Molecule: transfer RNA
Organism: Vicugna pacos
């Protein structure tokens, strides 16, 4: 300096245009002498920024910012 990808709950991660989900972890009830399991129920998202297209955008386009890989 150049190609490629990747950025969505505290974490690993789904979601190919029509108001966002798992699983792990987290409060709470329940359960136990206690604790773990299990069960029930819940909080937790500006969807990396910014623009653009579209009735409508996490998704299509574009510019940027950070991380990974590769080239030189």
């Nucleotide at each position: 300096g150049g190609a490629c990808g990747u950025a969505u709950a505290g974490c690993u991660c789904a979601g190919u245009g029509g108001u966002a989900g798992a699983g792990c972890a987290u409060a709470u009830g329940c359960u136990u002498a206690g604790c773990a399991c299990a069960c029930a129920c819940g909080a937790g998202g500006u969807c990396c920024u910014g623009g653009g297209u579209u009735c409508a955008a996490u998704c299509c386009c574009c510019a940027g910012u950070a991380c990974c890989u590769c080239c030189a």